[in-house]
Context: one part of a larger RNA
RNA sequence: CUAGGCGUAAAGCACGUGUAGGCGGAUACUCAAGUCUGCUGUGAAAUCUCCCGGCUCAACUGGGAGUGGUCAGUGGAAACUAAGUGUCUAGAGUUAGGUAGGGGGCAUCGGAAUUCCUGGUGUAGCGGUGAAAUGCUCAGAUAUCAGGAGGAACACCGAUGGCGAAGGCAGAUGCCUGGGCCUUAACUGACGCUGAGACGUGAAAGCCAGGGGAGUAAACAGGAUUAGAUACCCUGGUAAUCCUGGCUGUAAACGAUGAUAACUAGGUACGGGGGGUAUCGACCCCCUCCGCGCCGACGCUAACGCAUUAAGUUAUCCGCCUGGGGAGUACGGCCGCAAGGUUAAAACUC
Numbered sequence: 001c002u003a004g005g006c007g008u009a010a011a012g013c014a015c016g017u018g019u020a021g022g023c024g025g026a027u028a029c030u031c032a033a034g035u036c037u038g039c040u041g042u043g044a045a046a047u048c049u050c051c052c053g054g055c056u057c058a059a060c061u062g063g064g065a066g067u068g069g070u071c072a073g074u075g076g077a078a079a080c081u082a083a084g085u086g087u088c089u090a091g092a093g094u095u096a097g098g099u100a101g102g103g104g105g106c107a108u109c110g111g112a113a114u115u116c117c118u119g120g121u122g123u124a125g126c127g128g129u130g131a132a133a134u135g136c137u138c139a140g141a142u143a144u145c146a147g148g149a150g151g152a153a154c155a156c157c158g159a160u161g162g163c164g165a166a167g168g169c170a171g172a173u174g175c176c177u178g179g180g181c182c183u184u185a186a187c188u189g190a191c192g193c194u195g196a197g198a199c200g201u202g203a204a205a206g207c208c209a210g211g212g213g214a215g216u217a218a219a220c221a222g223g224a225u226u227a228g229a230u231a232c233c234c235u236g237g238u239a240a241u242c243c244u245g246g247c248u249g250u251a252a253a254c255g256a257u258g259a260u261a262a263c264u265a266g267g268u269a270c271g272g273g274g275g276g277u278a279u280c281g282a283c284c285c286c287c288u289c290c291g292c293g294c295c296g297a298c299g300c301u302a303a304c305g306c307a308u309u310a311a312g313u314u315a316u317c318c319g320c321c322u323g324g325g326g327a328g329u330a331c332g333g334c335c336g337c338a339a340g341g342u343u344a345a346a347a348c349u350c
Base pairs, nucleotide, nucleotide: 003322004321005320006319007304008303012318014201015200016199017198021194022193023192025088026087027086028085029084030083033081034080035077036076037075038074039073040072041071042069049064050063051062053060091191092188093187094186095185096183097182098181099180103177104176105175106174107173108172109171110154115149116148117147118146119145120144121143125136126135162169163168206247207246208245209244210243211242215241216240220236221235222234223233258317259316260315261314262313263312266295267294268293270291271290272289273288274287275286276285299306300305323350324349325348332343333342334341335340
């Protein structure tokens, strides 16, 4: 330098923003760096190759040709790439008018339920299980009514549905705020795609400081079960779960499927726009753009299956894999308060 791959066999970074780099729309002219081409020079000898010679060959001697390059010089070509000067609008973006949404942040408010407290009624059980027991209860429980406290989560709507880059997001209202989609015209004029490093976001658990603590509940205790039962079941119960600020940086972070662009039969359900027919208007019907699903031809696939949301056909860029174990470990580096994370082998063995 080269190969084949990455849904399930090894393999897509958890996700984004973006630097260098790589790649990049249409058109005209210029230049001639890359590119192509003519000529000259150089391209040591030996080797290779051809001829002659050579003791019988071989080795070997002599002669000739070719070859070898990011080579140097010089003359040309102009399709492509680069560079330069312009132009364009199909990519990208901006403006205008609409529009749907649990997208994000902050504040305030609400009702149902559980628990606890106070008071009333009321009396002997309650609770729990496969059956029990631990537990609670005559110091009046459970049940029921009234009042109060406090924390957490938001039934119905609710969906195969919506939004977000991913993690994720659901009571109501207000304020602040990001993105998407549609329509039509105007504007900018390639401003684009990807993205090593880098930076940011990143469930749950965990950690630090200060609050909070109703319910649930690791650990723990007791009761059962059992041969045992460090479990499953029951009664309790502390961290935690909640809030504020900081850290951690990982998940089956999954569509186990990187991003962008183009092309390639249809059918059907749903969500958000626009248009048409008709109409006072809406529904229905038809067309179209965006999104979310299901089925399915071609094609692909080892099969399963995927199939315009591709795992089909292509292009660009990045990441990753290379037999099982040892091992996502050791050592070292970097990060972290720690827990640990990240980068990442070898011996040996089959």
Overview: Predicted 3D model of a 350-nucleotide part of an RNA (small-subunit ribosomal RNA, central domain) from an Elusimicrobiota bacterium. Lineage of the source: Bacteria > Pseudomonadati > Elusimicrobiota. The full RNA is in RNAcentral, with records from ENA and SILVA.